[in-house]
Context: one part of a larger RNA
RNA sequence: GAUUGAACGCUGGCGGCAUGCCUAACACAUGCAAGUCGAACGGCAGACAGUGGUAGCAAUACCAUGGGUGGCGAGUGGCGGACGGGUGAGUAAUGCGUAGGAAUCUACCUCAGAGUGGGGGAUAACCUCGGGAAACUCGGGCUAAUACCGCAUAGUCCUACGGGAGAAAGCGGGGGACCUUCGGGCCUCGCACUUUAGGAUGGGCCUACGUCCGAUUAGCUAGUUGGUGGGGUAAUGGCCUACCAAGGCGAUGAUCGGUAGCUGGUCUGAGAGGAUGAUCAGCCACACUGGGACUGAGACACGGCCCAGACUCCUACGGGAGGCAGCAGUGGGGAAUAUUGCACAAUGGGCGAAAGCCUGAUGCAGCAAUGCCGCGUGAGUGAAGAAGGCCUUCGGGUUGUAAAGCUCUUUUAGUCGGGAGCGAAAUAGCAUCGGUUAAGAACCGGCGGGAUCUGACGGUACCUGAAGAAUAAGCACCGGCUAACUCCGUGCCAGCAGCCGCGGUAAUACAGAGGGUGCAAGCGUUAAUC
Numbered sequence: 001g002a003u004u005g006a007a008c009g010c011u012g013g014c015g016g017c018a019u020g021c022c023u024a025a026c027a028c029a030u031g032c033a034a035g036u037c038g039a040a041c042g043g044c045a046g047a048c049a050g051u052g053g054u055a056g057c058a059a060u061a062c063c064a065u066g067g068g069u070g071g072c073g074a075g076u077g078g079c080g081g082a083c084g085g086g087u088g089a090g091u092a093a094u095g096c097g098u099a100g101g102a103a104u105c106u107a108c109c110u111c112a113g114a115g116u117g118g119g120g121g122a123u124a125a126c127c128u129c130g131g132g133a134a135a136c137u138c139g140g141g142c143u144a145a146u147a148c149c150g151c152a153u154a155g156u157c158c159u160a161c162g163g164g165a166g167a168a169a170g171c172g173g174g175g176g177a178c179c180u181u182c183g184g185g186c187c188u189c190g191c192a193c194u195u196u197a198g199g200a201u202g203g204g205c206c207u208a209c210g211u212c213c214g215a216u217u218a219g220c221u222a223g224u225u226g227g228u229g230g231g232g233u234a235a236u237g238g239c240c241u242a243c244c245a246a247g248g249c250g251a252u253g254a255u256c257g258g259u260a261g262c263u264g265g266u267c268u269g270a271g272a273g274g275a276u277g278a279u280c281a282g283c284c285a286c287a288c289u290g291g292g293a294c295u296g297a298g299a300c301a302c303g304g305c306c307c308a309g310a311c312u313c314c315u316a317c318g319g320g321a322g323g324c325a326g327c328a329g330u331g332g333g334g335a336a337u338a339u340u341g342c343a344c345a346a347u348g349g350g351c352g353a354a355a356g357c358c359u360g361a362u363g364c365a366g367c368a369a370u371g372c373c374g375c376g377u378g379a380g381u382g383a384a385g386a387a388g389g390c391c392u393u394c395g396g397g398u399u400g401u402a403a404a405g406c407u408c409u410u411u412u413a414g415u416c417g418g419g420a421g422c423g424a425a426a427u428a429g430c431a432u433c434g435g436u437u438a439a440g441a442a443c444c445g446g447c448g449g450g451a452u453c454u455g456a457c458g459g460u461a462c463c464u465g466a467a468g469a470a471u472a473a474g475c476a477c478c479g480g481c482u483a484a485c486u487c488c489g490u491g492c493c494a495g496c497a498g499c500c501g502c503g504g505u506a507a508u509a510c511a512g513a514g515g516g517u518g519c520a521a522g523c524g525u526u527a528a529u530c
Base pairs, nucleotide, nucleotide: 001530002529003528004527006526007525008524009523010522013375014374015373016372017371018370019368020367021333026331027330028329030328031327032326035079036078037077040076041075043072044071048070049069050065051064052063053062054061055060086286087285088284095211096210097209098208099207100206101205104203105202109199110198112196113195114194115193117151119149120148126141127140128139130137131136156164157163158162170191171190172189173188174187175186178185179184212258213257214256219249220248221247224246225245226244227243228242229241230240231239261283262282263281264280265276266275267274268273288309289308290307291306292305311322312321313320314319339365341364342363343362347361348359349358350357351356378408379407380406381405388399389398390397391396415465417463418462430448432446433445434444435443474519475518476517477516478515479500480499481498485514486513487512489510495502496501
């Protein structure tokens, strides 16, 4: 000099864009952060519509009714809760970075082939008998499915003229003949389902090289190193196991100990390098502590389960409940770090045919000079060089065109008025073309023009009017380094200080004043890096 997720002191007008628990991975009150689908299913609640009645002028209130319907609590079932969000405790290599590899899996999506036949038995909800303080739970009875289980066939696997194991499900829209038990069958379209072969995407695994300090850590290793057989996995492999061999690593630093998430990057520097890893992005690890598996395409799963432990809470003492390193917020720790805000309008995600619902992701607002950037605190004129202050050689000098005065302007702040863009779709209807089809019915896709609706921010940005200099300057320093000097007070005292050093009676170095210098909504100090 540059820099910072900074803090402290004094001071403080506005806006834009960023950033904001670096410490206790300490403990957490409260609310919210993952649901959705009735076009899978039985159903219909101390729920709302609907229908009927009563009261009332009406709004409305009350009563009744009912799954035929708009919907829908709880339940069965499907998909999603493995993403998104947080933190950096652990980890020095099961990590990360770069470059390769072969023995692998991949829900949803996409492309292509084949199929979706025919049966069965349950179970929740519900009803009911009980247990329990509660959490919850036992027994009995009824019922449905895209839930579950056989059969058939397909494809698939193996030692392949043989054998093994062994798939599927419906729902919605529309309809001319034909059939009908009047429900529908049947046909067709869309969605869904099964299987196979690819694609895409995302993972799992292996290898090489690189990746902090210590030798006051020199030897380490028994599933250890390799082989064979077997097991296990989606898959290779001592991954596991039985047997056999005796290997494997190490001064090019094994092992042990300490410290640490890694990277793109960031800061500094002419560079080489040094330091660092907040925000943003990629990867990894973790989710009260330790262990375990289940489900699933995917987890050994932050807001799932089981066991153990510590802690907190409830209890009728028998037993139960919980996990903010999600967003806010609280206590504590600390020099120190924000609101228990608004909205799903946009972007994105989950579910759904869709409408839509959910979304503390996200978009915004609030707080903080924490940083960067921009603007303002007025402009012109004005010498009697006013008054006052300070200095003085008492002549004057300086503050100083500074002020006052006169003439203007109105950024910003406040006030009145106007007022965006972020929004285009989805969807419904119309027209047209194409696909499909028995069908110009329906559905799907493309294009078109018009219509309706949708904004948290927010009456915000921006524009405009009126008035008025009105609403706005501090901080540090002035001995040398280092830009800037005098007076008074003090008298090795009080004090200053980054280094050299000042102060013991004329202190440009302490304290105050006047003046000056440097930066400026900041300025200094401290800490830290180069």
The prediction has a mean pLDDT of 81. A computed fold for a 530-nucleotide part of an RNA from an uncultured Gammaproteobacteria bacterium, annotated as small-subunit ribosomal RNA, 5' domain. The RNAcentral record of the full RNA draws on SILVA.